Small-subunit ribosomal RNA from an uncultured bacterium, 1398 nucleotides, folded computationally.
The sequence is in RNAcentral, with records from ENA and SILVA.
The prediction has a mean pLDDT of 86.
It matches the Rfam family "Bacterial small subunit ribosomal RNA". Rfam links the family to the GO terms structural constituent of ribosome and ribosome.
RNA sequence: AGAGUUUGAUCCUGGCUCAGAUUGAACGCUGGCGGCAGGCUUAAUACAUGCAAGUCGAACGGUAACAGCAGAAAAGCUUGCCUUUUUGGCUGACGAGUGGCGGACGGGUGAGUAAUACCUAGGAAACUGCCUAAACGAGGGGGAUAACAUUUGGAAACGAGUGCUAAUACCGCAUAAUACUGAGAAGUCAAAGGUUGGUUUACCAAUCGCGUUUAGAUGUGCCUAGGAGGGAUUAGCUAGUUGGUGGGGUAAAGGCCUACCAAGGCGAUGAUCUCUAGCUGGUCUGAGAGGAUGACCAGCCACACUGGAACUGAGACACGGUCCAGACUCCUACGGGAGGCAGCAGUAGGGAAUAUUGCACAAUGGGGGGAACCCUGAUGCAGCCAUGCCGCGUGUGUGAAGAAGGCCUUCGGGUUGUAAAGCACUUUCAGUUUGGAGGAAGGUAUUUGAGUUAAUAGCUUAGAUAUUUGACGUUACAAACAGAAGAAGCACCGGCUAACUCCGUGCCAGCAGCCGCGGUAAUACGUAGGUUGCAAGCGUUGUCCGGAUUUACUGGGUGUAAAGGGCGUGUAGGCGGAGAUGCAAGUUGGGAGUGAAAUCCCGGGGCUCAACCCCGGAACUGCUUUCAAAACUGCAUCCCUUGAGUAUCGGAGAGGCAAGCGGAAUUCCUAGUGUAGCGGUGAAAUGCGUAGAUAUUAGGAGGAACACCAGUGGCGAAGGCGGCUUGCUGGACGACAACUGACGCUGAGGCGCGAAAGCGUGGGGAGCAAACAGGAUUAGAUACCCUGGUAGUCCACGCUGUAAACGAUGAAUACUAGGUGUGGGAGGACUGACCCCUUCCGUGCCGCAGUUAACACAAUAAGUAUUCCACCUGGGGAGUACGACCGCAAGGUUGAAACUCAAAGGAAUUGACGGGGGCCCGCACAAGCGGUGGAUUAUGUGGUUUAAUUCGACGCAACGCGAAGAACCUUACCAGGUCUUGACAUCUAACGAAUUCGCUAGAGAUACCUUAGUGCCGCAAGGAGCUCACAUACAGGUGCUGCAUGGCUGUCGUCAGCUCGUGUCGUGAGAUGUUGGGUUAAGUCCCGCAACGAGCGCAACCCUUGUUCUUUGUUGCCAGCACGUAGAGGUGGGAACUCAAAGAAGACUGCCGGUGAUAAACCGGAGGAAGGCAGGGAUGACGUCAAGUCAUCAUGGCCCUUACGUUCAGGGCUACACACGUGCUACAAUGGGUUGUACAGAGGGAAGCGAACUUGCGAGAGUAAGCGGAUCCCUUAAAGCAACUCGUAGUCCGGAUUGGAGUCUGCAACUCGACUCCAUGAAGUCGGAAUCGCUAGUAAUCGCGAAUCAGAAUGUCGCGGUGAAUACGUACCCGGGCCUUGUACACACCGCCCGUCA
Repeated sequence: AGAGUUUGAUCCUGGCUCAGAUUGAACGCUGGCGGCAGGCUUAAUACAUGCAAGUCGAACGGUAACAGCAGAAAAGCUUGCCUUUUUGGCUGACGAGUGGCGGACGGGUGAGUAAUACCUAGGAAACUGCCUAAACGAGGGGGAUAACAUUUGGAAACGAGUGCUAAUACCGCAUAAUACUGAGAAGUCAAAGGUUGGUUUACCAAUCGCGUUUAGAUGUGCCUAGGAGGGAUUAGCUAGUUGGUGGGGUAAAGGCCUACCAAGGCGAUGAUCUCUAGCUGGUCUGAGAGGAUGACCAGCCACACUGGAACUGAGACACGGUCCAGACUCCUACGGGAGGCAGCAGUAGGGAAUAUUGCACAAUGGGGGGAACCCUGAUGCAGCCAUGCCGCGUGUGUGAAGAAGGCCUUCGGGUUGUAAAGCACUUUCAGUUUGGAGGAAGGUAUUUGAGUUAAUAGCUUAGAUAUUUGACGUUACAAACAGAAGAAGCACCGGCUAACUCCGUGCCAGCAGCCGCGGUAAUACGUAGGUUGCAAGCGUUGUCCGGAUUUACUGGGUGUAAAGGGCGUGUAGGCGGAGAUGCAAGUUGGGAGUGAAAUCCCGGGGCUCAACCCCGGAACUGCUUUCAAAACUGCAUCCCUUGAGUAUCGGAGAGGCAAGCGGAAUUCCUAGUGUAGCGGUGAAAUGCGUAGAUAUUAGGAGGAACACCAGUGGCGAAGGCGGCUUGCUGGACGACAACUGACGCUGAGGCGCGAAAGCGUGGGGAGCAAACAGGAUUAGAUACCCUGGUAGUCCACGCUGUAAACGAUGAAUACUAGGUGUGGGAGGACUGACCCCUUCCGUGCCGCAGUUAACACAAUAAGUAUUCCACCUGGGGAGUACGACCGCAAGGUUGAAACUCAAAGGAAUUGACGGGGGCCCGCACAAGCGGUGGAUUAUGUGGUUUAAUUCGACGCAACGCGAAGAACCUUACCAGGUCUUGACAUCUAACGAAUUCGCUAGAGAUACCUUAGUGCCGCAAGGAGCUCACAUACAGGUGCUGCAUGGCUGUCGUCAGCUCGUGUCGUGAGAUGUUGGGUUAAGUCCCGCAACGAGCGCAACCCUUGUUCUUUGUUGCCAGCACGUAGAGGUGGGAACUCAAAGAAGACUGCCGGUGAUAAACCGGAGGAAGGCAGGGAUGACGUCAAGUCAUCAUGGCCCUUACGUUCAGGGCUACACACGUGCUACAAUGGGUUGUACAGAGGGAAGCGAACUUGCGAGAGUAAGCGGAUCCCUUAAAGCAACUCGUAGUCCGGAUUGGAGUCUGCAACUCGACUCCAUGAAGUCGGAAUCGCUAGUAAUCGCGAAUCAGAAUGUCGCGGUGAAUACGUACCCGGGCCUUGUACACACCGCCCGUCA
């Protein structure tokens, strides 16, 4: 000293939470010793029992008990200096009583008390026992009474009568001042003796007492001021109340009490009322200022079962006294009595919770006493409790084989860990034994000196000697003995916050201070191992302060985060211009007093240290008093003019109030013209109209509002104010500088004004128009739209008192760059007007400094300062409830709490989104062509079914998809039959070569028997390979998780985007660059620009097609030459052409013109095979979708292991009321059929393609040449063309389905193949809503080939032939890109979120 938490991220505001310290604590786990402290915070609840206040015989009468002494009497036997009993006396003492002093202290508690208390500082009208000092006195008398005795009442407590007696008990008399009363004269007031010594005396002395008075000290009472809680949802309180006079009362002032008189006194600086509370020194915390608190210790107060009262006394209205009343408890003979732990222990109860019915008066202190002594639950000590603080210990050194065990592991190791063991030492503390201080001063006895005295008595004081006093105490402390021996836990380990892994669990169990963790790989739950922290403790809970500048005096704010009153006027209050003089209240300085001690701090000292204790100092920031100063504030006086105001002159204005007047328009009425509609809407309808509307003309009525001018123009405090004229009236401004002389600013309460709506009474009512009615819209429509329409809107008077009453910005004053408009004045310059310059007051915009969280504000401040007022302190609950005030009501003003959340919020940023905007693109729409959706069929999917119908894929981006091809195999599925180190791999050891014929059983796998076989390499030993069988590690899994993963893929999208470095801007997230102006298919290029560059994408480089050239010509070609055929590059030859396949060229906006900004580029043209990217392909940025795939493969984890593995035969994946997707074929004449005839490209071929020939109607079969291919084969291309036929029909269209007969492949076509022939001849006549593809060699149409493959395409992938139509254009649908804007969204509109109901 800060940290976490609002967001995708940021800054701010703001709350919540944490880390610290603290404690009279409690609880959980654990617990060795000692020292010093502390220990009912709750029930001021009730209390059994014991103790806590007595003492004095030196005040007194005395003698119930006890001891001693010397007697007397009696008894006993041990006959004694004996013992016991009784009795009188003396002494020591002493129960009860009289009397004195003390029980008013000490000890406890905090109920009450917000002031009769407390703290600080003062004051005057008082008393004060014992104590100190001083003065004087103490003379002489008297009568009682308790005890006691006796009688007697009562259960008891307690009495009653009679009689006796003493005093330092009580009462007169005398004496009487420096006392009291009084002006004075004068008057009034007291006492007690005891003990000791001498002596035996009418005595003296000492000492303790006694009385009066004065003074002091101590203590107490009283008064004044200031200080120290909450509530205004408590605003008025007060009748002895405030004051005076007389009287009374008190120790004493005083309405303290009383009579009379006056009507005061207190209060927004908070009276009264109410709630809470003992106050202080201090304690805790804090940097401090403060905040909280008032246990222990100390001072004061109050209380003593509850309430009241007085007595005694120096002192009480009395904790262990009295009286009365009450509640409670106890005793009782029922008549009546007793009691008071908030003393120390202790008990019950309450409670989370707080100790022993201990020892001693040895010390300190207190009471009594002359003293010894006695009393003392004050106190000193001990006991219990880790309650706190402090100290010590639980060992020390060495010790690597880094042991064992535990845990983890990538299986190599790591860690626990020098830790242990082992070796060598030590003995604090605890234990046993022994010794042993200090706390002790005094007291008593004897004695010596000094003082007193007549005294060598006595007493006092100082010594000496002797003796005696310790609860604690088995003390502290010291020594000896023995042995590592008896002594470590608790919490935490996701971030904050130091410290990590495994297992278990699986949004369960649980954790959590805040954020949050847990849904199968949890460092957050529960163990474990390990770590970290503290340590005889550690955690948790509670309290208070801190952090929190989160109540802000120090030290905050109010435009938008919470917060400026709606506006003015003005009271109290606060603040206030210039000069001078005085005073000294504030202020400043010096001195004095006080601020108790303890505590805190500093310096010393004592316990071994420390805690603790002692000594000294400082401090106690305060209050009072005195002296001084006079700058500032204040007060008083004088004076000034600049603040403020007045006068004069001048102009501006929807400022206000009242009265009058005006025209346009709407509506209504009357009359005319006129005829079928009008009106209204997105479209309609309700409505009006043939009883004459709307329209139009004329006249009239009535109410309300004032077009144009009109303007971020004017006026007003705000609300607000708009036709014209008149009257009354307020304010501001300018000029001038005559007057007053600080008269000022702000303003709690108060008073006034205050839009609209609303309310009351009375008018008025044209238009508009809540409510209401009807018509539409809609799923509904109590709305938006339409037709009507009442309050109201208008006027007068009264009320209400609120608004986003906003500039969301209180008022006033001063200062602080500029620029540019506009309204009202004045001045200068100019001949004058305009223009220009200066100035004052308003009203706008831009902008610097500065401010601000940012946005923004910026002389009209949100800047810099001052003064005053108002308001705020997390969100919700709530501007609600209750109360009070106001109001006719509606309602307004003031204004909480319980409970609940960890946020709520402001500004800005990046995205995403918008039925926001701008620009642009795409077969996106439009324009076209052809389809799908209807039929049959093929195929895939869903669903259903099944023993199984294996699994995956699900909007685009699953569904002729994985599957480029399920009869067996494939195959993963099902029922059944086998095997268990295994069908497959590695290692070790061993037998045997491998291999194989045949028979039997079986569905087969397999099993049994049997035959043949001895191989290859090597010099040998042996090796390689294989088979069978054994054992252990292991194999195996198309089992699960694609949400644990790699790899691969789809998609947005071949869309033009996505980023970085440096710089700059911003507090920051971020921005800039990448935006802008053009342009492009393109972030393509150009220009501009706080940016300059770069990367991944685009483009290009690659392949292919289109043109030409060069080279090479076989299997390809054939122009010219020659041969030759029925025909034919068939042959010789040729190298021209085509073609093949290698290499080049070519196209670049290069050239011309125009447009454009002299750019990029675009448009047109030339040339060219090709022109502006020439066509096509490959190529897929950053990323998105937890997209798809664990069943291609790989792989973490989990699961199975005589089975979820392996193998065999059979079945299934081919099922079938149905639904969907993708295709084929059609519905026909641009066609079908028959015959003839023409022209491709690209591929494939050896378990292959298969010519020709023969044969079959055909599928095919037989035989067989050629070809691993520019050579041979597949291979007749088809549409097309020519001719004929069919004539609009379910057909010579269409071909499904079915019957029969076959062919081919293959171990095998039943489930379940393809093809052929004959026969059969279904639906279907162009397809609803909806929907798909395509922009040129494209669509459409026609055929050909290939992969897979034994066989099995209408699918897929390729190839060529024929070959169109249309695009005006970008408003709309869909998708996308850029810029901008709004946002309460960020899982990002499939978002967020409101209300009702359950």